The prediction has a mean pLDDT of 81. Predicted 3D model of an 84-nucleotide RNA (transfer RNA) from Bdellovibrio sp. Its Rfam family is "tRNA". By type it is a transfer RNA.

RNA sequence: GCCUCUGUGGCGGAAUUGGUAGACGCAGUGGAUUCAAAAUCCACCGGGAGCAAUCCCAUGGGAGUUCGAGUCUCCCCGGAGGCA
Numbered sequence: 001g002c003c004u005c006u007g008u009g010g011c012g013g014a015a016u017u018g019g020u021a022g023a024c025g026c027a028g029u030g031g032a033u034u035c036a037a038a039a040u041c042c043a044c045c046g047g048g049a050g051c052a053a054u055c056c057c058a059u060g061g062g063a064g065u066u067c068g069a070g071u072c073u074c075c076c077c078g079g080a081g082g083c084a
Base pairs, nucleotide, nucleotide: 001083002082003081004080005079006078007077010026011025012024019067028044029043030042031041032040046057047056048055049054060076061075062074063073064072
């Protein structure tokens, strides 16, 4: 230099015909239990604004297509593999 694959909450990881983004698990927070803890069980758990109802933003960055993009197209950045 060329080719292929890949990038989603703190972490792993789902959403694969374009149609509610964040399922499920881990971690975390609060509670129950215990003398105390571990284990177990219950609830919550992306970010911001707001007293609240609710609203806005968020899939590596940017642009495009579309009524609608994590998903399709283009450019860039990072990672893995292959070829020279």